[in-house]
Context: one part of a larger RNA
């Protein structure tokens, strides 16, 4: 070295099982509510089935009645129009009784006896002139009458229940049908955004300004900093005029600062608001006069995937300001916003229609979304799943590897001190350079068509930055015992209580009870106490399905070994 055989189980990121965590998916399914939207059931009211009679109110009209004091005024004047009369033995006015009304002064009606008046034009008061008389009408009230309607009562023939049947209780109610307001996780359909150094919690989602931007334009990030969803009939137009902050200095009440004067003063001022460019020949401050903060229109540009967006000369109309050149189609400029559809509203020669009237639409002006997830899905939507599934992702997270070393650990360099003196026996402040790759992290590179996750036990094996055993230097080493650094890995590092622990902590020992690596060594070697399915509960939280690096009790650990690797063993 080649071939057996007989064992172990370290590797073949062994085999099973398109991972079940994790995310994605304009995917499911169940559960659950004050998600939204229907609906079964229940209620409300109106008719239908559905008749008879008596009573009581309501509205509306007829008929009659009565009813109305603000203030001055004989007086409780309702309005307007007519008008010089009018009422009275068919019973005036005053008297007495009684109802009724009342702003307690009266007014209004009835009955009685009693008898022959009694009011008004006119004057004064007053917005209005006589209930003297007549029309017609308003407020509020009473009666009658009609028509529409509401409650309340008996009733019995529909109709409903009991009864084998005679019948007997119910009764126009209820059943039942249509139409309607409500309520309605019982039920069902369904929503329940995206970004994003995994999701999730926060935050964010359009638009202007700046830096990042590498001197043309553009130009990302959950980069660094601000502002916006308006305002203004003057803060717009023209024409004339005018110079700011701030400082010296003077100068009553005035002071650090009020108003005056003088100098200096290119902008440091001010421009409705955030900040950038601008602006003094003003764009800044102010006075006159004003309405272009115009209709039709747009040559040609600038920007751009599209939609939109942004600048603008001529020209025609008719206008403000100005002697006029002229300037003027809103503001120093760049934010101050919402597209389609559907409706409203003004106009309008169109359309449609056999005509008229009229309906709908069209086109010009407008107007109604924090449609803020601002290109805007519907006019209209939240949450639970550990009962959970499905398709997919190593495009993405938890294990463990990989880069990374900020954190950790160790060594080192300077050398203030400290060490009675003396930096360096020891110990080192402020700082500085490494090394390691055991922590906690950061990335998200293999591996989600699956690399089993803490502890234990078993088996080891390897570093050395030594815990004992061994050899040196130095010492603030007398010696003993120790500091502390140096060589050095041969071998050796204990048994016990509490905990699911690793770690501590304690106990008893020993020369000494090292530190780590090795998928935080080893589960195709064990176990299964933790962790992390399904059942219970307890606190917390949640309206609830339910949730909790809270807690507690319970919970299937599968594999006959091809290769390879080791051992043991036989033949060659």
């Nucleotide at each position: 070295c080649c071939c057996g055989c007989a064992a172990c189980g370290g590797g073949a990121c062994g085999a099973a099982a398109a991972g079940a965590c994790c995310c994605c998916g304009u995917g499911a399914a169940c559960c659950u509510u004050u998600a939204c939207u229907a609906u079964a059931g229940c209620u409300u009211a109106g008719c239908g089935c559905u008749g008879a009679u008596c009573u009581u109110g309501g509205a509306c009209g007829u008929c009659g009645g009565a009813u109305g004091u603000g203030u001055a005024g004989c007086a409780u004047a309702g309005g307007u129009g007519g008008g010089a009369g009018g009422c009275u033995u068919c019973g005036a006015g005053g008297c007495g009784c009684g109802g009724c009304c009342g702003c307690c002064a009266g007014g209004u009606c009835g009955c009685g006896a009693u008898u022959a008046g009694c009011c008004g034009c006119c004057a004064a008061a007053u917005g209005a002139a006589a209930u003297a008389c007549c029309a017609c009408c308003c407020u509020u009230c009473c009666g009658u009458c009609g028509u529409c309607u509401g409650g309340g009562g008996u009733c019995u023939a529909a109709c409903u229940u009991c009864g084998c049947g005679a019948g007997a209780a119910g009764g126009a109610c209820a059943c039942c049908g249509c139409u309607u307001g409500g309520u309605g996780g019982g039920u069902a359909g369904u929503u329940u955004g995206a970004c994003u150094g995994g999701g999730g919690u926060g935050g964010u989602c359009g638009c202007c300004u700046c830096c990042a931007a590498a001197a043309g334009a553009g130009u990302a990030a959950c980069g660094g900093a601000g502002g916006c969803u308006u305002c203004c009939c003057a803060a717009g137009g023209u024409c004339c005029g005018c110079u700011c902050a701030g400082g010296a200095c003077g100068a009553a009440u005035g002071g650090c600062a009020a108003c005056c004067g003088u100098c200096c003063g290119c902008a440091g001022a001010g421009u409705g608001c955030a900040g950038u460019g601008g602006c003094a020949g003003a764009a800044g401050c102010g006075g006159g006069c004003u309405u272009g903060a115009c209709u039709g229109g747009g040559a040609g540009a600038c920007a751009a995937a599209c939609a939109g967006g942004u600048c603008g000369a001529g020209c025609a109309g008719g206008u403000a300001c100005g002697a006029a050149a002229g300037u003027a189609g809103g503001g120093c400029a760049a934010a101050g916003u919402g597209a389609u559809c559907c409706g409203g509203c003004g106009g309008u020669u169109c359309c449609c229609c056999u005509u008229g009237g009229g309906a709908g639409g069209g086109c010009c002006g407008u107007c109604g979304c924090u449609c803020a997830u601002a290109g805007g899905a519907c006019a209209a939507a939240a949450g639970g799943u550990a009962c959970u599934c499905c398709g997919g992702g190593g495009a993405u997270a938890a294990c463990a590897g990989g880069c990374u070393g900020a954190u950790c650990g160790c060594u080192c360099c300077c050398a203030a001190g400290a060490g009675c003196u003396c930096a360096a026996a020891u110990c080192g402040a402020c700082g500085g350079a490494g090394c390691g790759g055991u922590u906690u992290g950061g990335c998200a590179c293999c591996u989600c068509g699956a690399u089993g996750u803490c502890g234990g036990c078993u088996c080891g094996u390897c570093a050395c930055a030594u815990c004992c055993u061994g050899g040196g230097g130095c010492u603030g080493g007398a010696g003993c015992a120790g500091g502390u650094u140096c060589c050095a890995a041969a071998g050796g590092u204990u048994c016990g209580g509490c905990u699911g622990u690793u770690c501590g902590c304690c106990g008893a020992c020993u020369a000494a009870a090292g530190u780590g690596g090795c998928a935080c060594g080893c589960g195709a070697g064990c176990u299964g106490g933790g962790u992390u399915c399904a059942g219970a509960a307890c606190g917390u939280c949640g309206u609830g399905a339910g949730a909790c690096a809270g807690u507690u009790c319970g919970g299937u650990c599968u594999c006959u070994a091809u290769c390879u690797g080791u051992u043991g063993u036989g033949g060659g």